[in-house]
Molecule: transfer RNA
Organism: Microcoleus sp. FACHB-672
RNA sequence: GGGGCUGUAGCUCAGUUGGAAGAGCAUCUGUCUGUCGAACAGAAGGUCGCGGGAUCGAGACCCGUCAGCCUCG
Numbered sequence: 001g002g003g004g005c006u007g008u009a010g011c012u013c014a015g016u017u018g019g020a021a022g023a024g025c026a027u028c029u030g031u032c033u034g035u036c037g038a039a040c041a042g043a044a045g046g047u048c049g050c051g052g053g054a055u056c057g058a059g060a061c062c063c064g065u066c067a068g069c070c071u072c073g
Base pairs, nucleotide, nucleotide: 001072002071003070004069005068006067007066010025011024012023013022019056027043028042029041030040031039049065050064051063052062053061
């Protein structure tokens, strides 16, 4: 340098055929408990790596780009 895969919440990851973002764990609050923990109820937390394009509408499509991994030379 060529090709491929991955990038979504603090962490691990879903997200089907484009209809507008979710789970588990963690965190916080409450209930419970002598206290902690567990259990239960609830809450907060996201420029979907970045920039652009097509579309009424993009996490998903197209182009460019960055990072990690694999592979070819």